Description:
This is a predicted structure of a 469-nucleotide part of an RNA (small-subunit ribosomal RNA, 3' major domain) from Phaeothamnion confervicola. The RNAcentral record of the full RNA draws on SILVA. Taxonomically the source falls in Phaeothamnion (Eukaryota, Stramenopiles, Phaeothamniophyceae, Phaeothamniaceae).
Context: one part of a larger RNA
RNA sequence: UGACGGGGGCCCGCACAAGCGGUGGAGCAUGUGGUUUAAUUCGAUGCAACGCGAAGAACCUUACCAGGGUUUGACAUGGCGUGAAUUCUUUUGAAAGAAAGAAGUGCCUUUGGGAACACGCACACAGGUGGUGCAUGGCUGUCGUCAGCUCGUGUCGUGAGAUGUUGGGUUAAGUCCCGCAACGAGCGCAACCCUUGUUUUUAGUUGCUUGAAAAAGAUAUCUUAAAAGACUGCCGGUUACAAACCGGAGGAAGGUGAGGAUGACGUCAAGUCAUCAUGCCCCUUACACCCUGGGCUACACACGUGCUACAUUGGACAAGACAAAAAGUCGCAAACUUGUGAAAGUAAGCCAAUCUUGAAACUUGUUCUAAGUUCGGAUUGGAGGCUGCAACUCGCCUCCAUGAAGAUGGAAUCGCUAGUAAUCGCAGGUCAGCUACACUGCGGUGAAUCCGUUCCCGGGCCUUGUACA
Repeated sequence: UGACGGGGGCCCGCACAAGCGGUGGAGCAUGUGGUUUAAUUCGAUGCAACGCGAAGAACCUUACCAGGGUUUGACAUGGCGUGAAUUCUUUUGAAAGAAAGAAGUGCCUUUGGGAACACGCACACAGGUGGUGCAUGGCUGUCGUCAGCUCGUGUCGUGAGAUGUUGGGUUAAGUCCCGCAACGAGCGCAACCCUUGUUUUUAGUUGCUUGAAAAAGAUAUCUUAAAAGACUGCCGGUUACAAACCGGAGGAAGGUGAGGAUGACGUCAAGUCAUCAUGCCCCUUACACCCUGGGCUACACACGUGCUACAUUGGACAAGACAAAAAGUCGCAAACUUGUGAAAGUAAGCCAAUCUUGAAACUUGUUCUAAGUUCGGAUUGGAGGCUGCAACUCGCCUCCAUGAAGAUGGAAUCGCUAGUAAUCGCAGGUCAGCUACACUGCGGUGAAUCCGUUCCCGGGCCUUGUACA
C1' cells in the first nucleotide's frame, strides 16, 4: 500500500421488511446430470452452466456410429496429355459409384494455338468441427450503470509511498459548494443520440371526414418534417449570505419526466481454437472425402426452466364490442362451394397507410351447483388432413371414443415499486413442415404495499486490528 475481520462509523440497492403472484406436490414440454448404447457428436458447470451455443436434429443439417466406396482428393493454384462443352440410353448397385454405347462438334485466332469446361498422369500441395481458450487475436459474461480509476507539476517522507481523491455539508453520482500544500488535467458520472408524453407550424395520398355514387373538404384523428417546451427558471421556508433540500404557483410534463442505447481502470489464467482468424503439436490409402441406414428423440432415476390444471372472480352455449406492432410475389390470400373438422376446390385483390392475416380477456343472456363433477385434460384405440423423394424409428393438425394424476403443494426458494406486478390475446424471426408451452416484440385490462434500516445478501467511503501478500 492492499486484502481480510462472526471490528467500528456513515450510506445505497426489490437486500430485508410491507405487499402481490409464483417455484418446490400433479401431468406434460424442454434443458442438464446419471445410466444405457455400435453411436447416444461437441461445448457451457455456484452466483455469471442447465427453454444455454441451437432464430427451429425425419433426409440434409451432422461434427457421432455401422456398412459400402475414393486417394492430388468435395474445394484452390501450378505442369503435361486427350477431348469442345453438354445431352441421352443400357447393365449393375441401397446410394455413392462402376462399366458400356449413342448424339453433339460451338467461341476467338497470326491456323501454331488460345478461353471456358471435362477426363487421365505425376508431384508441389489440398483437407482436418483433430489437441492446446493455461500460447493468442477478436468477441462475450461478471462485479456493475457500482462511482470509482488515474496522471502532470509541486510539497512531505531515507524509502515503499502519501498528498491531490481526506475533512464539513449535499447529490442518483469523485454531483456540486465550502475549507485545505496543493494547483490543474484525463478516463468514467451527467449532457449530446433514439423512442415516448404536450403544443404550434409545414405537407397531405393509398390515410381522415361528408356523400348512394360521382365528387368535395382540410376543423379534429393519423402520417410527414421543422420548431417550441423543463432550466430548480419563479415564490416562500431551512441552511453557512454556499451547494442543496422541503413546500407552492404556473404547466401536458418538475426537479435525471418515463424507457432505451451507452459499461471507466481492472477482477475471475471466467467463456469461446466448434462463428471466424491464428502460433505450436498431431493425422496424410486417413483423425481427409462421398454415400445409404441408424443416432443426436434411449430411460430405473435426480435437478433446473416453463406450460396446463386442481375449478363458481369458474366451465359450457348463443349474441355483441374495442388494439398495437409486424409480415406478405417460389408470398399473404378475401369471397364462394364441399366437408362435423383439420383442410380441399375455384379464385378477386395486393410488390401494399390502397389488398390479405376473425384479437382475447370483456359485455349481455341461458345453463351447470360442490361432485374427482358439464372441473381437469394426460394416456390409449380408430378414422382422416397437410408438408415433404420419404413422417417406422422420429412431424404437426382434425374428428369420434377413452377420461390418468391432480382437492392449492414439506423444508426451502424466486420475481416485482406503476401503466409495474398479475392477467389476456396478437405478431415476427428461424422455417418445406414442425416438437414454440421457447425466444424477441406488440398492444388490451390493470392492482397492493414501502412503518422503517435491527437483521440476511451484495456494494461504496472513512477508520481500526492483523503471526496474511